This is a predicted structure of a 109-nucleotide RNA (TPP riboswitch aptamer (THI element)) from Sphingomonas sp. Leaf339. The same sequence occurs in records of 2 taxa. The organism belongs to Sphingomonas, within Bacteria.

RNA sequence: UCCCAUCCCCGGGGGAGCGCUCAUGCGCGCUUGAGAGGCAGCCAGCAGGUUGCGACCCGCCGAACCUGAUCCGGUUGACACCGGCGGAGGGAGGGAGCGGUUUUCACCA
Repeated sequence: UCCCAUCCCCGGGGGAGCGCUCAUGCGCGCUUGAGAGGCAGCCAGCAGGUUGCGACCCGCCGAACCUGAUCCGGUUGACACCGGCGGAGGGAGGGAGCGGUUUUCACCA
């Protein structure tokens, strides 16, 4: 000098699919998933929207996540799953640092 376990701080992100029930509340059951509403609220009123915290995942070595996309093909009763799209376009980082490695300089032998 470079890389880096790890830690600290900061930041980014999603919450779906199917079914049931006149249903007082992120309802219940099942499925996939790391995560599918754990805690506390607000609005709405026909299972919808939203805030904070938590959990989980991810932060440029970036497939976390978003867009294309109500996408295309295979498969399935359907979801799931597999492939494509596609390393396409976007996408959130600083500090400390065990240890390792390389180079240079100085000194000693």